[in-house]
RNA sequence: UUCAAAUAUUUGCCUAAUCCUGAUUUUUCAGGAGCGGGGGACCCAAUUUUUCUCCGGGGCGCAUCGCUACGGCGUAGGGUAGCCUCUUCGACCCGAGCCCUUCAGCUAACUUCGUAGGCUUCGAUGAGGAGAACC
Repeated sequence: UUCAAAUAUUUGCCUAAUCCUGAUUUUUCAGGAGCGGGGGACCCAAUUUUUCUCCGGGGCGCAUCGCUACGGCGUAGGGUAGCCUCUUCGACCCGAGCCCUUCAGCUAACUUCGUAGGCUUCGAUGAGGAGAACC
């Protein structure tokens, strides 16, 4: 000097997934706030499932749908920092996965669950707001 790995700190991003308190030597556990999901009346909505060739139903999530020579191609939808939010244009990227188990429409009261994980520079345009400095 170069390369690789690990640790610590910092900036910001996707996401509901952040913060605080107590106990605990640590590990970890418990609780609270905030945010997010499910179940659950009247009314309303819906009328049903099974069988015959095939086929239960439902939930979280942007992740749905179509075509295919099975290699992929497109698409609903979603994401992309230099104070914050929004409009418009371009470019790039994702367009998965998981769960319940025969059961669940909406739904006040009520009830219940989650608070993980993965990453690290994209340019332009118009408007509004906030903050700082100076007087």
Molecule: c-di-AMP riboswitch aptamer (ydaO/yuaA leader)
Organism: Syntrophaceae bacterium UBA4767